[in-house]
Context: one part of a larger RNA
RNA sequence: CUGGGCGUAAAGGACGCGUAGGCGGUUUGAUAAGUUAGAUGUGAAAUCCUAUGGCUUAACCAUAGAACUGCAUCUAAAACUGUCAGACUAGAAUGAGGGAGAGGUCAGUGGAAUUAGUGGUGUAGGGGUAAAAUCCGUAGAGAUCACUAGGAAUACUCAUAGCGAAGGCGACUGACUGGAACUUUAUUGACGCUGAGGCGUGAAAGCGUGGGGAGCAAACAGGAUUAGAUACCCUGGUAGUCCACGCCCUAAACGAUGAAUGUUAGUCGUCGGGGAGCUAGUCUCCUCGGUGAUGCAGCUAACGCAUUAAACAUUCCGCCUGGGGAGUACGGUCGCAAGAUUAAAACUC
Numbered sequence: 001c002u003g004g005g006c007g008u009a010a011a012g013g014a015c016g017c018g019u020a021g022g023c024g025g026u027u028u029g030a031u032a033a034g035u036u037a038g039a040u041g042u043g044a045a046a047u048c049c050u051a052u053g054g055c056u057u058a059a060c061c062a063u064a065g066a067a068c069u070g071c072a073u074c075u076a077a078a079a080c081u082g083u084c085a086g087a088c089u090a091g092a093a094u095g096a097g098g099g100a101g102a103g104g105u106c107a108g109u110g111g112a113a114u115u116a117g118u119g120g121u122g123u124a125g126g127g128g129u130a131a132a133a134u135c136c137g138u139a140g141a142g143a144u145c146a147c148u149a150g151g152a153a154u155a156c157u158c159a160u161a162g163c164g165a166a167g168g169c170g171a172c173u174g175a176c177u178g179g180a181a182c183u184u185u186a187u188u189g190a191c192g193c194u195g196a197g198g199c200g201u202g203a204a205a206g207c208g209u210g211g212g213g214a215g216c217a218a219a220c221a222g223g224a225u226u227a228g229a230u231a232c233c234c235u236g237g238u239a240g241u242c243c244a245c246g247c248c249c250u251a252a253a254c255g256a257u258g259a260a261u262g263u264u265a266g267u268c269g270u271c272g273g274g275g276a277g278c279u280a281g282u283c284u285c286c287u288c289g290g291u292g293a294u295g296c297a298g299c300u301a302a303c304g305c306a307u308u309a310a311a312c313a314u315u316c317c318g319c320c321u322g323g324g325g326a327g328u329a330c331g332g333u334c335g336c337a338a339g340a341u342u343a344a345a346a347c348u349c
Stems, first nucleotide, its partner, number of pairs: 004320003007303002012317001014201004021194003025088007033081002035077008049065006091191001092188003095184003103177007110154001115149007125136002162169002206247006215241002220236004258316006266294012278281001298305002322349003331342004
């Protein structure tokens, strides 16, 4: 190289955009680079193979032939691939139309609750637990009423609901803004798919500077428990959690399932769009796109998957190759750091 794989056994990149590259719809003509056929030249000798012969045989040797699957040139073919020129509309994109949505960014507004403060009423407990204690309270707590302050989160609606490439997104209003679906077939006419590098986005924790700080709460302190208790339980409590800007770049970043296209029984829900029907309804049917359940064929080691495939095919990328050593060492790159990324070997079973 060929070959086997990647839901759970080792293995899908966290996710997108996209460069090179690889691959690519229907049709007409040309060309002849790939492709195919033939011819010529060349393809040293030895070796290998076949036949015959020579050493008593064999190994070995000699002679003849075949072969050397290659390369070059010429001639021919034109289906397929390529190239050039033209045409098309089923892929793709654009336009027009009315809808859906926690998609994003910024600004403003609201109510419930917790906490704190001030004032009123009021008196001896409150809190907490399996039980307690630490803790708060006669300097008037807890309870209750009123007012004030501040921060964070947005109950119900809320779901096999929705949106987003993923991470993720949930009060209300406004401004700006991205994408997808459907209808229309009006426009372009293959403009497409994938994508090594590259660029961008990327939960939580963490880091830097400046704010903010109600609740919660690593660390820490105390009280319990216990043989001990550096825990589980309780009372406190600082970073942090929040905001702005800049880093970090990792997750069971999961559907543990890369992207795209086509094909292959159904049935029942649900969300968005469109169409049709008459009995005019909170109706029925059809259809396109999403999201679920169940289930044939097929696949699978089994579990299970099953038109949202793990089925049947094609294209492109990533990755795997016994366990440990080790996602470590060294080196490189990145980072303020924490560390991230790339990534071995000895040895051992």